[in-house]
RNA sequence: GGAGUCGGCCGGACGGUCGCUGCCGUGCUUCUGCUUGCAGAGGGGCGGGGGAGGAAAGUCCGGGCUCCACAGGGCAGGGUGCCAGGUAACGCCUGGGCGGCGCGAGCCGACGGAAAGUGCAACAGAGAGUAGACCGCCGAUGGCUUCUGUUUGCGUCGGUGCACCUGUUGCCCGCAAGGGCUGCAGCGUGUCUCCGCAUCGCCGAGAGGCGGUGAGCGGACAGAAGAUCAGGCAAGGGUGAAACGGUGCGGUAAGAGCGCACCGCGAGUCUGGUAACAGACCGGCACGGCAAACCCCACCCGGAGCAAGACCAAAUAGGGUUCCAUACGCGCGGCCCGCGCGGGAACCGGGUAGGUUGCUUGAGCCCACUGGCGACGGUGGGCCUAGAGGAAUGACCGUCCUCGACAGAACCCGGCUUACAGGCCGACUCCCCCA
Repeated sequence: GGAGUCGGCCGGACGGUCGCUGCCGUGCUUCUGCUUGCAGAGGGGCGGGGGAGGAAAGUCCGGGCUCCACAGGGCAGGGUGCCAGGUAACGCCUGGGCGGCGCGAGCCGACGGAAAGUGCAACAGAGAGUAGACCGCCGAUGGCUUCUGUUUGCGUCGGUGCACCUGUUGCCCGCAAGGGCUGCAGCGUGUCUCCGCAUCGCCGAGAGGCGGUGAGCGGACAGAAGAUCAGGCAAGGGUGAAACGGUGCGGUAAGAGCGCACCGCGAGUCUGGUAACAGACCGGCACGGCAAACCCCACCCGGAGCAAGACCAAAUAGGGUUCCAUACGCGCGGCCCGCGCGGGAACCGGGUAGGUUGCUUGAGCCCACUGGCGACGGUGGGCCUAGAGGAAUGACCGUCCUCGACAGAACCCGGCUUACAGGCCGACUCCCCCA
């Protein structure tokens, strides 16, 4: 210097003129009363002094005050909802916990219980809550098919010759180990030529000739392959707001809390804290979400509001009691008495119009000290600061400035929320620059 966060405060200033409205004083006038010079009420005059807000607003919470209701307890209904404290009380405030946001100062949060029960989840999707298999992965295990190896059962061409292998008689050489020659034996192995045999094909009228073939089939075990069946899996894909813990390593046929580490989770244990909760250890992966669905738990709650309510109280209004009168009228079906109503006087209470009050001294404001982190509390001193009842607080002029917003008391108070031009003060945070 820039960008922010939190708290507190102000809400045009000064002067003049004319008004409005309560209060106090003063004197004028009208009316009423009577103790005849005083009291009360109204009107206007003069002087003095007071006269909207931080939200007076919305009327959303809580309380005072007033009247009504009420033995106590429960049900129903409503409200509040992390913990502790403050308060007259609160859904408010303070401090703390937890979660979210911010680099931070800080800000925001309907933040009890889903392991009491009932219920809800459209569409999509295989499956929506003791779930599920569409694509996909595997195919370890049990089958299937193919191949290879080992072993075994049955079966299968012989002769001669030669070669090789194994064993061996005789002789020779050598001290010996061993070597050479010769012969024999072996269901040993291989096979060119030759001979024979079996069988097939062709040629030929035929005798015959030519050519080919002559070893496999089955069982058991082991291994490999296929992805074919049963089966295994839920890693990956896909659907969804949400898919039955997450990430990594190991492991596996492939996978999987199957094992391990970290995170998450827990009606486990210990420690710290009044508590919410936190930390460490332990356990082992089950218990998904929604209570601003019913519900459960804890605590609180009677109703109406100043047009509440209280007092006074007019009349050609109306009621009651007592007394007087009973001339007259009406009723008790015609007559008499009597009674009732209509008449007069006094007293009484209720109450309409109207008036008075409730009305502003109050959980009040300011200062100092003091307890507390704080909200707030205690002690002492000082102050009185609108109170109308069609409802006042305004208009004009002058000077100045940063050119003035939202907005007007109606019984009072504590909060919350909403509206608001502009300005001042304090504390703190982040970034950049200079020394």

A computed fold for a 435-nucleotide RNA from a Moraxellaceae bacterium, annotated as Bacterial RNase P class A.
Of the family's consensus pairs, 93% are formed in the model.
The prediction has a mean pLDDT of 77.
Taxonomically the source falls in Moraxellaceae (Bacteria, Pseudomonadota, Gammaproteobacteria, Moraxellales).
It is recorded under the gene name rnpB.
It matches the Rfam family "Bacterial RNase P class A". Rfam classes the family as a ribozyme.